[in-house]
Context: one part of a larger RNA
RNA sequence: UUGGGUGUAAAGAAUAUAUAGGUGUCUUUUCAAGUUCAUCAUCAAAUACCAGGGCUCAAACCUGGAUAGGCUGUGGAAACUAUCAAUAUGGAGUACGGUAGGGGCAGAGGGAAUUUUCGGUGGAGUGGUGGAAUGCAUUGAGAUUGAAAAGAACACCAACAGUGAAAGCACUCUACUGGUCCAACAUUGAAAUUGAGAGACAAAAUAUAGGGAAGAAAAUUGGAUUAGAUACCCUAGUAAUCUAGACGUAAACAAUGAAUACUAAGUGAUGUGUGAAUCGACCUGCAUAGUGUUGUAGUUAACACUUUAAGUAUCCCUCCUCAAGAGUACGUUUUCAAUAAUGAAACUC
Numbered sequence: 001u002u003g004g005g006u007g008u009a010a011a012g013a014a015u016a017u018a019u020a021g022g023u024g025u026c027u028u029u030u031c032a033a034g035u036u037c038a039u040c041a042u043c044a045a046a047u048a049c050c051a052g053g054g055c056u057c058a059a060a061c062c063u064g065g066a067u068a069g070g071c072u073g074u075g076g077a078a079a080c081u082a083u084c085a086a087u088a089u090g091g092a093g094u095a096c097g098g099u100a101g102g103g104g105c106a107g108a109g110g111g112a113a114u115u116u117u118c119g120g121u122g123g124a125g126u127g128g129u130g131g132a133a134u135g136c137a138u139u140g141a142g143a144u145u146g147a148a149a150a151g152a153a154c155a156c157c158a159a160c161a162g163u164g165a166a167a168g169c170a171c172u173c174u175a176c177u178g179g180u181c182c183a184a185c186a187u188u189g190a191a192a193u194u195g196a197g198a199g200a201c202a203a204a205a206u207a208u209a210g211g212g213a214a215g216a217a218a219a220u221u222g223g224a225u226u227a228g229a230u231a232c233c234c235u236a237g238u239a240a241u242c243u244a245g246a247c248g249u250a251a252a253c254a255a256u257g258a259a260u261a262c263u264a265a266g267u268g269a270u271g272u273g274u275g276a277a278u279c280g281a282c283c284u285g286c287a288u289a290g291u292g293u294u295g296u297a298g299u300u301a302a303c304a305c306u307u308u309a310a311g312u313a314u315c316c317c318u319c320c321u322c323a324a325g326a327g328u329a330c331g332u333u334u335u336c337a338a339u340a341a342u343g344a345a346a347c348u349c
Base pairs, nucleotide, nucleotide: 004320005319007303008302012317015200017198021194022193023192025088027086028085033081034080035077036076037075038074039073042070043069049065050064051063052062053061092188093187094186097182098181103177104176106174107173108172109171110154114150115149116148117147118146119145120144121143125136126135162169163168206246208244210243211242215241220236222234223233257316259314260313261312262311265294266293267292268291270289271288272287273286274285275284298305299304323348331342332341333340
């Protein structure tokens, strides 16, 4: 290298878009590059293999011989791959008709709650805990009531439901906008699939700079608990949490890459179409697209997976090769920084 693997043992990049490259539907031609057949030449000798021979035998030595295979030329074959020229439509796209949706972005509006401020009533506690205390309160708290302001988040509905490539997405309305799905079968006619590099997007935290700052809250302060208590509980409380642009990582998980085809059934809820039925609806049958659950064959070390495969096959990409050292060192790239990406060896067992 071939071979073997990647749910949990090492291993699927967080995700999708897409360049090069790889792979790729049907039918009929062209051509002969790959492929295949025949044949010529060649691949020094020695060695290796086979058959003999002579040193007493053996090794070593001597003589003779052959196959496979490689490469080159020449002449054929034309199924497959490539190529040429046409064709077809099932894969793929477009158009037409529709449905559903927390898909995205921007603007406007809303109520509940919380806190704060101001005013009224009122007059001694309140708050908190296992029990307390710190705290707040006669400079009038807590309670109750009227008014105002602020910021953040959107109860119920809510689902094993929906949607998006993933991260994620939920108060209401409006504007703009991406994608899926279904039906019908008009149109293009393989325009497909995967995808190194590349660019794009990417939770939380972190750092930056303006703003913002209600609540809750790392750090921190005080009160308790305790032998101690740098904790759990309580009173306070800053960064951060919101906004903008960076960073580019997560148990970014289904720990399961993408695409296509095939392979028992049962049972839910979601979208759409349709048959039957009906005044209409419900109910019910079928098809299809995602989404759950049970399970046969098969697979698996087992657990388990099972038409949403970890089954049976094809095709492309990433990655793995005992543990530890180590996701470390060095170098390079990247970032404002923090980091991130790439990524060893000695030594040990």
Molecule: small-subunit ribosomal RNA, central domain
Organism: Pseudotsuga menziesii